[in-house]
């Protein structure tokens, strides 16, 4: 230096849940609290998948069905970046 990878150290992120004269049609996001977990649970919607259905489509109406220009990176893959350092 490279690879590998904790039983180590310094840190980091923040699940469920609660709150909100917040945003949104919703899914969800944001802020505060909280801490399940995570060695990429850092960033990115490129591929697959999942969620929602305002608008749109069909139906005589209603209920409902279908549909992503919406969302999920803590679903998987991929791309880029990254802390410390033993056996």
């Nucleotide at each position: 230096c490279c690879a590998g990878a904790a039983c180590a150290a310094a840190g980091g992120a923040a699940a469920a849940c609660c709150u909100g004269u917040c945003u949104g049609a919703a899914a969800a996001g944001c802020a505060g609290g909280g801490g399940c977990u995570c060695a990429a649970a850092g960033u990115c919607a490129c591929g697959g998948g999942u969620c929602u259905a305002a608008g749109g489509u069909a139906c005589a109406a209603g209920a409902g069905a279908c549909u992503a220009g919406g969302a999920c990176a803590g679903c998987c893959g991929g791309a880029c970046u990254g802390c410390c350092u033993g056996a």

Predicted 3D model of an 87-nucleotide RNA (c-di-GMP-I riboswitch aptamer) from Paenibacillus sp. J31TS4. The prediction has a mean pLDDT of 81. The model forms 95% of the base pairs in the Rfam consensus. It matches the Rfam family "c-di-GMP-I riboswitch aptamer". Rfam's curators write: GEMM was predicted in a large-scale screen for bacterial structured RNA regulatory elements.